This is a predicted structure of a 76-nucleotide RNA (transfer RNA) from a Bryobacteraceae bacterium. Model confidence (mean pLDDT): 82 of 100. Its Rfam family is "tRNA". Rfam's curators write: Transfer RNA (tRNA) molecules are approximately 80 nucleotides in length. Rfam links the family to the GO term triplet codon-amino acid adaptor activity.
[in-house]
RNA sequence: GGCGGUGUAGCUCAGUCGGUAGAGCGAGGGUCUCAUAAUCCCUAGGUCGGGCGUUCGAGUCGCCCCGCCGCCACCA
Repeated sequence: GGCGGUGUAGCUCAGUCGGUAGAGCGAGGGUCUCAUAAUCCCUAGGUCGGGCGUUCGAGUCGCCCCGCCGCCACCA
C1' cells in the first nucleotide's frame, strides 16, 4: 500500500426488511438475615468511533476520515 473483519451502557455482546436503542454481568437503592453472601424487586447509566449525505424517518443505506484485529504485497 491492497483486501477483509470490527467499533452500540463501566465490561461482554444482541439489535431481522430503515420505524420507541436492548440483554447479561457490574453499579446504586430496597427486600431477606443476628450479620454477610445468595435470592427477589426497583433505579440510574447511550453524541450507537467522528463528519457529511440519502430519507418523512438512519445503530442499520452511501461517501470521507479515525482506532483495533487478521490476511496478502512491498522493503529502499